Description: The RNA shown here (Glycine riboswitch aptamer) has 95 nucleotides and comes from uncultured Nocardioides sp. The sequence is in RNAcentral, with records from MGnify. The organism belongs to Nocardioides, within Bacteria.
[in-house]
RNA sequence: CGUGCGGGAGAGUCUUCGGAUCCGGCUCCGGCCGGGUCGCGGAGCGCCGAAGGGGCAACUCCUCCCCGGAACCUCUCAGGCGCCAGGACCGCACG
Numbered sequence: 001c002g003u004g005c006g007g008g009a010g011a012g013u014c015u016u017c018g019g020a021u022c023c024g025g026c027u028c029c030g031g032c033c034g035g036g037u038c039g040c041g042g043a044g045c046g047c048c049g050a051a052g053g054g055g056c057a058a059c060u061c062c063u064c065c066c067c068g069g070a071a072c073c074u075c076u077c078a079g080g081c082g083c084c085a086g087g088a089c090c091g092c093a094c095g
Base pairs, nucleotide, nucleotide: 001095002094003093004092005091006090007089012045014044015043016042017041018040019038020037021036022035023034024033025032026031046081047080048079052077053075054074055073059069060068
């Protein structure tokens, strides 16, 4: 450094439009209205930070300076905010 296994946080299952489907009502039998669900698609606002990326920098390297390395600090570009997945980091095993 890589692989496998185990552990592994945070933040809306918010709002809205469309689609599909279930229930009820009405019907001029063409459909319409209301409520619920979705492993579906788009938009809006809010939020999180532990893949990655950027920034400063404690610290580190050096006689010193420069250069270099450098955070789970910070930004929120990316990513994420029901489940799944991902996941810094930690432990064990193997190469």